[in-house]
Context: one part of a larger RNA
RNA sequence: GGACGAACGCUGGCGGCAUGCCUAACACAUGCAAGUCGAGGGGCUCUUCGGAGUCACUGGCGCACGGGUGAGUAACACGUAGGUCAUCUACCCCUAUCACAGACAUAACAGCGGGAAACCGUUGCUAAUAUCUGAUGAGGUCGUGAGAUCAAAGCUUCGGCGGAUAGGGAUGAGCCUGCGUCUGAUUAGCUAGUUGGAGAGGUAACGGCUCCCCAAGGCGACGAUCAGUAGCUGGUCUGAGAGGACGAACAGCCACACUGGAACUGAGACACGGUCCAGACUCCUACGGGAGGCAGCAGUGAGGAAUAUUGGUCAAUGGGAGCAAUCCUGAACCAGCAAUGCCGCGUGUGGGAUGACAGGGCUCAGCCUUGUAAACCACUGUCGGACGGGACGAGAGGGACCUUAGAGGUCCUGGGACGGUACCGUCAAAGGAAGGGUCGGCUAACUACGUGCCAGCAGCCGCGGUAAUACGUAGGACCCGAGCGUUGUCC
Numbered sequence: 001g002g003a004c005g006a007a008c009g010c011u012g013g014c015g016g017c018a019u020g021c022c023u024a025a026c027a028c029a030u031g032c033a034a035g036u037c038g039a040g041g042g043g044c045u046c047u048u049c050g051g052a053g054u055c056a057c058u059g060g061c062g063c064a065c066g067g068g069u070g071a072g073u074a075a076c077a078c079g080u081a082g083g084u085c086a087u088c089u090a091c092c093c094c095u096a097u098c099a100c101a102g103a104c105a106u107a108a109c110a111g112c113g114g115g116a117a118a119c120c121g122u123u124g125c126u127a128a129u130a131u132c133u134g135a136u137g138a139g140g141u142c143g144u145g146a147g148a149u150c151a152a153a154g155c156u157u158c159g160g161c162g163g164a165u166a167g168g169g170a171u172g173a174g175c176c177u178g179c180g181u182c183u184g185a186u187u188a189g190c191u192a193g194u195u196g197g198a199g200a201g202g203u204a205a206c207g208g209c210u211c212c213c214c215a216a217g218g219c220g221a222c223g224a225u226c227a228g229u230a231g232c233u234g235g236u237c238u239g240a241g242a243g244g245a246c247g248a249a250c251a252g253c254c255a256c257a258c259u260g261g262a263a264c265u266g267a268g269a270c271a272c273g274g275u276c277c278a279g280a281c282u283c284c285u286a287c288g289g290g291a292g293g294c295a296g297c298a299g300u301g302a303g304g305a306a307u308a309u310u311g312g313u314c315a316a317u318g319g320g321a322g323c324a325a326u327c328c329u330g331a332a333c334c335a336g337c338a339a340u341g342c343c344g345c346g347u348g349u350g351g352g353a354u355g356a357c358a359g360g361g362c363u364c365a366g367c368c369u370u371g372u373a374a375a376c377c378a379c380u381g382u383c384g385g386a387c388g389g390g391a392c393g394a395g396a397g398g399g400a401c402c403u404u405a406g407a408g409g410u411c412c413u414g415g416g417a418c419g420g421u422a423c424c425g426u427c428a429a430a431g432g433a434a435g436g437g438u439c440g441g442c443u444a445a446c447u448a449c450g451u452g453c454c455a456g457c458a459g460c461c462g463c464g465g466u467a468a469u470a471c472g473u474a475g476g477a478c479c480c481g482a483g484c485g486u487u488g489u490c491c
Stems, first nucleotide, its partner, number of pairs: 001491004006487005013345006019338002021303001026301003030298003035061003040058002043054004068256003078180007087173002092169007100134004109124006139150004154161002182228003189219003194216004199211003231253004235246004258279005281292004309335001311334003317331001318329004348379004358370005383432001385427005393418001397413007435480005440461003446475005456463002
């Protein structure tokens, strides 16, 4: 000198764009953050008997995405380059083939009962795209072969939406490998599923992944093991570069979800707002027993030098469900707060010498300086104020018609949280808008008074003990300017 997710002191007009718990992965009141489908099903209510509505239930899809955090992790975690003839992939696209015949339950519901509650038991009824059985076998799997074995589901407003099997694609993921990736030797030896083999089990899949048996190996001064620290990267800051430091925001990957462990469901989880067990903590209780998990968005307490609203809207973008209309969405888009940062603008402009009054200084009838500064004259109108107009961001969707038969075209209609905002016009009016630090040298900027090694200053050198340009005040000056200084950290 530059930089900062900064803080503190003094000061503070406006706008745009960003950013905002770095500390206690501390504890959390309250609300919201994941639902949707009646075009799978049976109910219930109403009914003009056409149908309409509906909470819960059953069923399907989703809840493994999106959002948060960085505790753990020195590791194939990440980065990069590859491998997978060792693998999986719901929804989506393409291709081929198929969808036949039956059956048993159960929730809702009704009855009875238990419990303070959470909730639960029992009896009875019923349906399905829920579940099960048989048939078929293009195709898949196994087998040298013969052969064995594996499917399905319907709904409909008749437009359509779905189902099964197999192959391919796309997307996503798993696993493996080369190389790279902090500090300590005042850590030198480490290792028994350890290293390898044959077999078996297990997995989507290779593999000591697991197990029986056999062998005795494997790693290490090219730093094993141990200890400390740490999410990694694209990048960011600095620097001429080499390098050094860092990893907030944005993006990719990983890990975690009160702590520890486990599996279930599923295409996918060993699952933040799922389940079970244990633990700590908090809450309810009729003392028998139950409930909870903000490292989602707000918000509270605590910690701290320190970090925001218990806001609006689904209008756009995107996601889930749905044929769709639509519903949900604290993702997202916006608004609020903060000079936290960057950038822009303003606080007037031109003229104006009786060089006014007043202040300060002096070589004191006076002179110098503040200083064109003020007054005064003329002008302008940014921001702010008042009034008026007023968006882009909107294309979809719906209706009609035409052409078509995947769908496309024309016309009409339709809708904005931000927002009556941005922007534009008119009006009035210099009116409402400047401070902070410094002035001994480094280092731009000097005098007076007060003080008298006191009070104090100080980044270093150093100032102060009676003429202090270094302390305090004043006048003046210098630097920067809605900021200026200080502190901290990095280069």
Small-subunit ribosomal RNA, 5' domain from bacterium enrichment culture clone SRAO_29, 491 nucleotides, folded computationally. The prediction has a mean pLDDT of 85. Rfam family: Bacterial small subunit ribosomal RNA. Gene Ontology terms of the family: ribosome and structural constituent of ribosome.